[in-house]
RNA sequence: GCCUCGUUAGCACAGUUGGUAGUGCACCUGAUUUGUAAUCAGGGGGUCGGCGGUUCGAGUCCGUCACGGGGCACCA
Repeated sequence: GCCUCGUUAGCACAGUUGGUAGUGCACCUGAUUUGUAAUCAGGGGGUCGGCGGUUCGAGUCCGUCACGGGGCACCA
């Protein structure tokens, strides 16, 4: 340099045909318990990597940039 996969909540990841963004863990509150753990109920937390485009409407489609994984090439 080229190809490919990925980037979504603090962490790990889902997200169908473009139509109101979710799960588990963690965190907070409450119940239970002598207390802790466990269990149960409830709650908070998101510029969906950045910018631009298409569209009535984009996490989803297109372009570009950045970052990460893998492969290939180059290294006179």